[in-house]
Context: one part of a larger RNA
RNA sequence: UGACGGGGGCCCGCCCAAGCGGAGGAGCAUGUGGUUUAAUUCGAUUCAAAGCGAAGAACCUUGCGAAGGCUUGACAUAUCGCAAAUCCUCUUUAAAGAGAAGGUGCCUUCGGGAACGCUUAUACAUGUGGUGCAUGGCUGUCGUCAGCUCGUGCCAUAAGGCGUUGGGUUAAGUCCCGCAACGAGCGCAACCCUCGUGUUUAGUUUCCAACGUUGAGUUUGGAACCCUGAACAGACUGCCAGUGAUAAGCCGGAGGAAAGUGAGGAUGACAUAAAGUCAUCAUGCUCCUUAUGCCUUGGGCGACACACGUGCUGCAAUGGUCGAGACAAAGGGUUGUGAUCCCGCAAGGGUGAGCUAAUCCCAAAAACUCAUCCUUAAUUUUGAUUGCAGGCUGCAACUCGCCUGCAUGAAGUCGGAAUCGCUAGUAAUCGCCGCUCAGCCAUACAGGGGUGAAUUCGUUCUCGGGCCUUGUACA
Numbered sequence: 001u002g003a004c005g006g007g008g009g010c011c012c013g014c015c016c017a018a019g020c021g022g023a024g025g026a027g028c029a030u031g032u033g034g035u036u037u038a039a040u041u042c043g044a045u046u047c048a049a050a051g052c053g054a055a056g057a058a059c060c061u062u063g064c065g066a067a068g069g070c071u072u073g074a075c076a077u078a079u080c081g082c083a084a085a086u087c088c089u090c091u092u093u094a095a096a097g098a099g100a101a102g103g104u105g106c107c108u109u110c111g112g113g114a115a116c117g118c119u120u121a122u123a124c125a126u127g128u129g130g131u132g133c134a135u136g137g138c139u140g141u142c143g144u145c146a147g148c149u150c151g152u153g154c155c156a157u158a159a160g161g162c163g164u165u166g167g168g169u170u171a172a173g174u175c176c177c178g179c180a181a182c183g184a185g186c187g188c189a190a191c192c193c194u195c196g197u198g199u200u201u202a203g204u205u206u207c208c209a210a211c212g213u214u215g216a217g218u219u220u221g222g223a224a225c226c227c228u229g230a231a232c233a234g235a236c237u238g239c240c241a242g243u244g245a246u247a248a249g250c251c252g253g254a255g256g257a258a259a260g261u262g263a264g265g266a267u268g269a270c271a272u273a274a275a276g277u278c279a280u281c282a283u284g285c286u287c288c289u290u291a292u293g294c295c296u297u298g299g300g301c302g303a304c305a306c307a308c309g310u311g312c313u314g315c316a317a318u319g320g321u322c323g324a325g326a327c328a329a330a331g332g333g334u335u336g337u338g339a340u341c342c343c344g345c346a347a348g349g350g351u352g353a354g355c356u357a358a359u360c361c362c363a364a365a366a367a368c369u370c371a372u373c374c375u376u377a378a379u380u381u382u383g384a385u386u387g388c389a390g391g392c393u394g395c396a397a398c399u400c401g402c403c404u405g406c407a408u409g410a411a412g413u414c415g416g417a418a419u420c421g422c423u424a425g426u427a428a429u430c431g432c433c434g435c436u437c438a439g440c441c442a443u444a445c446a447g448g449g450g451u452g453a454a455u456u457c458g459u460u461c462u463c464g465g466g467c468c469u470u471g472u473a474c475a
Stems, first nucleotide, its partner, number of pairs: 001475002003472003007469007016458001019422004026313008034304002042053002064299001066297005073124001077123003081118002086101001088099004106113002127287001129286003135282002137277003147186006153162003166177003192265004197233007206223005211217001239253002242250002302441001315415001319374002323370003331362003336355002341350003381412001386407007428451003432447001434445001
């Protein structure tokens, strides 16, 4: 100087407390461990691994195991010669092999060139093999915590210290005052994006009026409103009272759409743990080279006594059932979205209008409201499991897809110890949409809106963090 202390002081945080809702018990989905297996590819393991890499494993993917094949190779460069394509038959699970046919293309400065395939050999090519404790890059974490440093100067023999401490204050090393310090840098804040108010401008595909239709805005007129795009304005403790040290600020008020960081996002200092990643990529060294490389078929990553994590659905009456009615936002669409009509109980099938989209489509929002039945029961609760019959995607749904109909009708009656999230348009609850994607194991992830609470005395205690101070057998 740090680190540590069941030392002290001050302060903060959904840290506790006060509340609301969960998980832990059940069934299922999914990930992990373990076990099993020819193989169950690999990585990630306290917080900071475990719906994680994977924004999508039937084949492919695919890295694993079995079997069959290739050895200058699936791919790249270099040299020589020949046009490449393309069609058919046979063998084979396929890769591949055998045979037969076919053919002078494109550009040209006529020298040749580009592309493609074959042959010959080497130089080589290859490796999701090893090492994240050789590395770059990227990332998580403490933590969006308020810290981390430097120049000159001063103090100390020096390591170092002062500055950065003190008195106030702040979300903040934020600002003020004081001071052997005076300044400065990286962080904080601001600048950026979205939302909230207004003005100006623009008015189609939007909006309004007239008119009209079974229905559909196909018509006419307009741009006040809604909305959309652009440009501005607006919030700064600016104003007033109190308080404070005549400071920084704090508290109350006015005005205002919004008030003291307006709400949310992006933004992550110096370091730390040899944190994670050689399987995104790049890369040193090392290892393999008729194989640890490459191609193919079918299998596996989907196994199942069990253990753990994250979720979904429930255990019902604030509910279930049936019928009718109402109100969103944000997205996506041409190998696409698919209206309308017809068929089917339905999944879906046929038809195929419009739309490269403020025009057409996905598209029905659901919770909600009104009325009907159920009457506390493992039930008209729940919807696992299983049987049969079908549909869709795709060469192909046995291992191993999703969906529909009929039948079946399991556990579950609110969950032990211990434990998690959340302070407002939040929690809770209810639909919707997208990425990946032929299809889908999505109950995931990422967005968007509808309805919409309770509680916070406070800092004694638990956990984490910051500053000062103190002790130390630690570095």
The part of an RNA shown here (small-subunit ribosomal RNA, 3' major domain) has 475 nucleotides and comes from Ranunculus sardous. The full RNA is in RNAcentral, with records from SILVA.